[in-house]
RNA sequence: GGCGUAGCUCAAUUGGCAGAGCACCUGAUUUGUAAUCAGGGGGUUGCAGGUUCAAUUCCUGUCGCC
Numbered sequence: 001g002g003c004g005u006a007g008c009u010c011a012a013u014u015g016g017c018a019g020a021g022c023a024c025c026u027g028a029u030u031u032g033u034a035a036u037c038a039g040g041g042g043g044u045u046g047c048a049g050g051u052u053c054a055a056u057u058c059c060u061g062u063c064g065c066c
Base pairs, nucleotide, nucleotide: 001066002065003064004063007022008021009020010019016053024040025039026038027037028036046062047061048060049059050058
């Protein structure tokens, strides 16, 4: 100096509803599995504070990784 966001890989900008793919669960299809299709659950945005009507985003400290 860079990075830290769902189980994993990663998005999300002049601060304004936290998302996608894969995975997982349920159903349909199939003799069964896989594949395919439809639906669903899942988040202290590393941690603690500050600013603000509002913070993943700005500021300070701190922890971990490179």
The RNA shown here (transfer RNA) has 66 nucleotides and comes from a marine eukaryotic metagenome. The prediction has a mean pLDDT of 81. It matches the Rfam family "tRNA". About the family: Transfer RNA (tRNA) molecules are approximately 80 nucleotides in length.